Predicted 3D model of a 73-nucleotide RNA (transfer RNA) from Candidatus Cryptobacteroides pullicola. The organism belongs to Candidatus Cryptobacteroides, within Bacteria. Its Rfam family is "tRNA".
[in-house]
């Protein structure tokens, strides 16, 4: 320098016909227990890497940029 991939709550991921952003773990509260763990019930937390555009509407489409990974030179 060229090509490809990934970027979504604290962590790991799903969201693949564009139509209210979800799951597991973790955290918090309550129950259970002498207490802890386990188990049960409930709650909070993200505007989806950044910017621009397309659209009535974008995590999803287009363009540019950026971080990391892989391949090549």
């Nucleotide at each position: 320098c060229g090509g490809g991939g990934u970027g979504u709550g604290g962590c790991g991921c799903a969201g693949u016909u564009g139509g209210c952003a979800g799951c597991g773990c973790a955290u918090c509260u309550g129950g259970u227990u002498u207490g802890g763990g386990a188990c049960c019930a409930g709650a909070g937390g993200g505007u989806c890497c950044u910017g621009u555009g397309u659209u009535c509407g974008a995590g999803u489409c287009a363009c540019a940029g950026u971080a990391c990974c892989c391949c090549g030179a």